Predicted 3D model of a 74-nucleotide RNA (transfer RNA) from an Anaerolineae bacterium. RNAcentral holds the sequence, with entries from ENA. Its mean pLDDT, the model's own confidence on a scale to 100, is 81. It matches the Rfam family "tRNA". The family's RNA type in Rfam is transfer RNA.
[in-house]
RNA sequence: GCGGGCGUAGCUCAAUCUGGCAGAGCACCUGCUUGCCGGGCAGGAAGUUGCGGGUUCAAAUCCCGCCGCUCGCC
Numbered sequence: 001g002c003g004g005g006c007g008u009a010g011c012u013c014a015a016u017c018u019g020g021c022a023g024a025g026c027a028c029c030u031g032c033u034u035g036c037c038g039g040g041c042a043g044g045a046a047g048u049u050g051c052g053g054g055u056u057c058a059a060a061u062c063c064c065g066c067c068g069c070u071c072g073c074c
Stems, first nucleotide, its partner, number of pairs: 001073007010026004020057001028044006050066005
């Protein structure tokens, strides 16, 4: 230099193919339970979906550019 894959909550990942309310588990916070801790139960917070632009009534999803990680080729 060329090509492929990946980037979504603090962490691990869904949702993408087929555009239609952004979710789960773990972790965290609050309450109940418990002599305390842990565990259990109930509730809650946490997102510019890597960045910018385009298409669309509507974009995590489609298109273009860029950045980062990774794999292969040279």